[in-house]
Context: one part of a larger RNA
Parts: sequence; structure tokens; C1' cells
RNA sequence: CUGGGCGUAAAGCGUGCGUAGGCGGUUUAGUAAGUUAGAAGUGAAAGCCCUGGGCUCAACCCCGGAACUGCCUUUGAUACUGUCAGUCUAGAGUCCGGAAGAGUGAAUGGAACUCCUAGUGUAGAGGUGAAAUUCGUAGAUAUUAGUGAAGAACACCAGUGGCGAAGGCGAUUCACUGGUCCGGUACUGACGCUGAGGUGCGAAAGCGUGGGGAGCAAACAGGAUUAGAUACCCUGGUAGUCCACGCCGUAAACGAUGAAUGCCAGCUGUUGGGCAGUAUACUGUUCAGUGGCGCAGCUAACGCAUUAAGCAUUCCGCCUGGGGAGUACGGUCGCAAGACUAAAACUC
Repeated sequence: CUGGGCGUAAAGCGUGCGUAGGCGGUUUAGUAAGUUAGAAGUGAAAGCCCUGGGCUCAACCCCGGAACUGCCUUUGAUACUGUCAGUCUAGAGUCCGGAAGAGUGAAUGGAACUCCUAGUGUAGAGGUGAAAUUCGUAGAUAUUAGUGAAGAACACCAGUGGCGAAGGCGAUUCACUGGUCCGGUACUGACGCUGAGGUGCGAAAGCGUGGGGAGCAAACAGGAUUAGAUACCCUGGUAGUCCACGCCGUAAACGAUGAAUGCCAGCUGUUGGGCAGUAUACUGUUCAGUGGCGCAGCUAACGCAUUAAGCAUUCCGCCUGGGGAGUACGGUCGCAAGACUAAAACUC
């Protein structure tokens, strides 16, 4: 390389957009590049293979043949692929009418925690397995009042419910905005799929500058526990968590399952539409999602099973025994932390 694979054994990039490239619907005519058939030339000799021969045999040597699967030229074929010129509407998109949605930003709101002020009130309160550190006669805890202060999060609704490519998104109102679904079938006429490089987004933590800081809480301090206790438990508590702008670019970024298209038994929930039956409700049916079970089939088994891990096609990514190691070195990126790319010796 061929081959075999990638849910859990090694292996799907975290996820989009998209360049090159690869692949690509229906039909007609041309062309003849790929393809295919014939012919000509060439494909050195030696070697390999086959027949025969020479050294007493063999190795070795000699004659002949075949082969050299290739390249080039030429004459034909035209189904498929390509190419050129048309055609079509089943893919894709536009248009019209509806629909759902935690999509993004700003403003506003109520409950709760903490603090502050004032009142009542008196000796405890906290906390735990039990305690102590801690708070409290300078009046705590409890309780009442306050257009009081501040920050953060949005109970119920809430649902294997919804939306988004993924990360993710949940109070209310307003503004802005991308996509999706259903129905109509008016329009364009293959405009498509994938996607090396590239580029955008990307939880948490972390970093820079400036704000903010209620609660929680790495680090840290103290109290316990213990043989010890750099922990688990308790009392405190700083970064951080929040906001703006800029970095970082990683996660068990998981469905551990790349994207797209077609085909292949059913049953039963649920979400958003359509149609029919007099129907907001009930039934049937049809699209698009989201779940459970299950046949064929697949699988080492577990299990998957029209949301495939089934049957096929296209394109990309990745794997090749364990450790060394996702490390060293080099390079690129980054303020740094580090990220990405990525070995070998040695060893079992």
C1' cells in the first nucleotide's frame, strides 16, 4: 500500500460556515477524453518461466520459444463516465397564507438571604454524632415596622415539553433578529452533497483593565475528630462567582454513535401544523419533531432496531499491542497559565 475497523475493546475533529478537491437528478443530439475491440511500432542484452542441448550428474553454460501485463501511432464501437448544446421537475431554492418556541438586548417586578434604622423584649443564641471556636448585658437570638440599602438568582407554571449547529437557553414587558414546521403549488431550473487547508462560535476554570460584591466560597485562619488529619464536620474568610471590554480555546464539549441521501414489519405516549367526519372537546388520517416497546436484520455480547449500531451510495475525520507519552525536541498561537502539532531510546 492493499485490507480490516471507529456506541462500550485503539479509533467520529466540541460545533457551524466555507475554498480547493471528490461525488452528483431526468431526457435528447453532438463529440470521442476516459472506456472498449482490431492492427502497426517499440518494450536492449542478461535474468525469471518452458522445450531441447553441452560439461560423467548437478551447479554452470548454450540454442530456441514464451513473456515483458507498459508506452506510442492508427482504424472502428458509443452503453456508461467526461465534455459541449438543449430539455424537464421528483433534489435545492424563491413566492404567498398560517403556526409554535427558555433566540438576543434593554427596562421593570415580587419572594428570599444579608446589612442598616427604630420599637418590643431578656439571657442566651449558633452549631454538632457530641462539642468547641464564634455571636451576645456596649442588649444578641426571636418578633414588629421601614417608598430603607445592596447584590445575585428567578419558586409555582415545568413536562424523556420547547428552541438552538454545538456550547447552551427558564420572572415580566418592550424592541430587535436568525432559523424551523405546515398548507398552496405561482416562479427559477440541478443552482446539490461533502469538505483538506481556512475561518466564526465555543461550558466551567483561568488571565488583563475598570467597576461591583448580598449569598456562596478554592486559598487561608481557628475549633473539633484522629495515632496523625496539611481531609471529611463546624465557625470565619480572600480570590472568584456578577457587569463592560479584551484574551484563553479546553471538558465524561457524551447519544462516549461525523455529515448527506434513498430503502426496509408494527404497537403505543407526547409536541407543533394540515385534512376529513356537523366538531375548541372525540375519532381517523397525513407531515415535521421528541420518547417507550418490539419484528426482520445487525452485534463478541450488552444491546441497536424508520431518530439504526439494518441494507446501500458519496465525502470528510480518525485507529493499528501496553508503558514510555498526548511526553521531549522543533514550530505556530498565547500576557501568562498553557493550547495545537508530535516522536524516539528503553521496556513488557
Molecule: small-subunit ribosomal RNA, central domain
Organism: uncultured prokaryote